[in-house]
Context: one part of a larger RNA
RNA sequence: CUAUGGUUAAGGAACUCGGCAAAAUGCCCCCCGUAACUUCGGGAGAAGGGGGGCCAUCACUGGUGAGAGCACUUGCUGCUCGAGCUGGGGGUGCCGCAGAGACCAGCGAGAAGCGACUGUUUACUAAAAAACACAGGUCCGUAGCGAAGCCGUAAGGCGAUGUAUACGGACUGACGCCUGCCCGGUGCUGGAACGUUAAGGGGACCGUUAGCUCACUUUCGGGUGGGCGAAGCUGAGAACUUAAGCGCCAGUAAACGGCGGUGGUAACUAUAACCAUCCUAAGGUAGCGAAAUUCCUUGUCGGGUAAGUUCCGACCUGCACGAAUGGCGUAACGACUUCCCCGCUGUCUCAACCGCAGACCCG
Numbered sequence: 001c002u003a004u005g006g007u008u009a010a011g012g013a014a015c016u017c018g019g020c021a022a023a024a025u026g027c028c029c030c031c032c033g034u035a036a037c038u039u040c041g042g043g044a045g046a047a048g049g050g051g052g053g054c055c056a057u058c059a060c061u062g063g064u065g066a067g068a069g070c071a072c073u074u075g076c077u078g079c080u081c082g083a084g085c086u087g088g089g090g091g092u093g094c095c096g097c098a099g100a101g102a103c104c105a106g107c108g109a110g111a112a113g114c115g116a117c118u119g120u121u122u123a124c125u126a127a128a129a130a131a132c133a134c135a136g137g138u139c140c141g142u143a144g145c146g147a148a149g150c151c152g153u154a155a156g157g158c159g160a161u162g163u164a165u166a167c168g169g170a171c172u173g174a175c176g177c178c179u180g181c182c183c184g185g186u187g188c189u190g191g192a193a194c195g196u197u198a199a200g201g202g203g204a205c206c207g208u209u210a211g212c213u214c215a216c217u218u219u220c221g222g223g224u225g226g227g228c229g230a231a232g233c234u235g236a237g238a239a240c241u242u243a244a245g246c247g248c249c250a251g252u253a254a255a256c257g258g259c260g261g262u263g264g265u266a267a268c269u270a271u272a273a274c275c276a277u278c279c280u281a282a283g284g285u286a287g288c289g290a291a292a293u294u295c296c297u298u299g300u301c302g303g304g305u306a307a308g309u310u311c312c313g314a315c316c317u318g319c320a321c322g323a324a325u326g327g328c329g330u331a332a333c334g335a336c337u338u339c340c341c342c343g344c345u346g347u348c349u350c351a352a353c354c355g356c357a358g359a360c361c362c363g
Base pairs, nucleotide, nucleotide: 001358002357004355005354006353007352008351010349011348014347019344028052029051030050031049032048037042039174053094055093056092057091058090060088061087062086063085064084067081068080069079070078071077072075095099108341110339111338112337113336114334115333119132120131136172137171138170139169140168141167142166149158150157151156175329176328177327178326180259181258182257185256186255187252188251189250190249191248194247195246196245200241201240206235208232211228212227213226214225215224216223217222260278261277262276263275264274287321288318299315300314301313302312303311
């Protein structure tokens, strides 16, 4: 020095991100006593206080009852006394620093946040949680069973030997009080008149030319150019017809989502119940609010401290809360997070000493 134990004057968290670690308490038994709050079950072992050994003796009070007495209705009778054995607490006395004598064996109280709860999870590197799940709530699907959904190419299977109080999917997350406005966009559902729209059907028209015809030319054989043009073949192809979809019209937000700006105004000032105006689908309701959300910010005021960027209670100027991406409360619960207090301590002021095992040195 490393690791692991023990003790420590005075102080007692001044240590530190933080009481991390340690100390302290002591799940045993009996008695007294026990708050706010509460879903009346809890909270609660709340908190806080007292007792606990051993032996002797004394009286008390239970169980059992050897044995004995009395009475008569002579019985498996009734009443009374009662040794011995055995149990309970009590009084007096005894010893030690200490009597659940060692080991073993809750520290507690207050306030706030989050999550209702018991559970589940990050196997080996940081994280057990406020994350996941949960009972409960709502919506959607199953256009009612050969269900929807899922697995499989299929046969087939699960769903389910179930049948809408069932099954599948999504969101929320006990309980209490509640859950406002917007359907313009996106999605979904419904509608089917009109518009648009594919392949397919349809086949007008066009192209090609055997032949006919006209003009020019000719060595009379023909040649060149123009027009019409059957059948066939090949190509191209208009009108018309035709589905879903889309357009269109509605509904739907516990579907995805969204929920304004400017100017003025009251007899101190300030503020604006009020007015005007622009935009919007509609302009944030209740509740909460410097919050796990607040940039400015250590906001301001109050509380706690001698002193408090944290904490608690308020205010509201919400950069950028807000109602099942749930809002606000909430008893109980939590190896969760934050603040404060009691007790306690080598965490510290500030370090010292004593063990044990190593490192290191010598042999």
Large-subunit ribosomal RNA, domain IV from a metagenome, 363 nucleotides, folded computationally. The coordinates come from a structure-prediction model, not an experiment, and the mean pLDDT is 85. Its Rfam family is "Bacterial large subunit ribosomal RNA". The literature on the family includes a 2001 paper in Science by Yusupov et al., "Crystal structure of the ribosome at 5.5 A resolution". The RNAcentral record of the full RNA draws on SILVA.